[in-house]
RNA sequence: AAUGGAAAUACGCUUAAUUUCCGGAUAUGAGAUCGGAAAGCGGGGGAACCAAUUUUUUGGGGCGAAUCAAGGAUGUAUUGUAGGGAACCAUCUUUCCCGAGCCCGACAGCUAACCUCGUCAGCAGUGGAUGGGUCAAUC
Numbered sequence: 001a002a003u004g005g006a007a008a009u010a011c012g013c014u015u016a017a018u019u020u021c022c023g024g025a026u027a028u029g030a031g032a033u034c035g036g037a038a039a040g041c042g043g044g045g046g047a048a049c050c051a052a053u054u055u056u057u058u059g060g061g062g063c064g065a066a067u068c069a070a071g072g073a074u075g076u077a078u079u080g081u082a083g084g085g086a087a088c089c090a091u092c093u094u095u096c097c098c099g100a101g102c103c104c105g106a107c108a109g110c111u112a113a114c115c116u117c118g119u120c121a122g123c124a125g126u127g128g129a130u131g132g133g134u135c136a137a138u139c
Base pairs, nucleotide, nucleotide: 012123013122014121018039019038020037021036022035023034040119041118042117043116044115045114050109057106059107060104061103062102063101068080069079070078083098084097085096086095088132089131090130091129092128093127
């Protein structure tokens, strides 16, 4: 000097999954945890009109980007693909990555009022051009 790995921190990333307040326990304080409330964000059910008028075990439906197709093996697993993500926003381009999993329980089109639910989990990631913004510094 280059490459690789580990830990930590700042700025951050995927996701709706963030912020604030109150209370209890603890000798006290802060924080965390637990219980509750609110705001924000997100999901489901649910008229008229519209749609569907033919689908019902070939069950059906929901969250999510996560569908589908070949081949293969009776294995331990592939190759693509609809679609999705990567440091202000949009477009183009480059590279890298994901393309899962879970739930309802015979049942749901859309859907105002209304009713109802969630607010987890997991990471260590800054290529370029054009246009438009934001902040800071200086004058």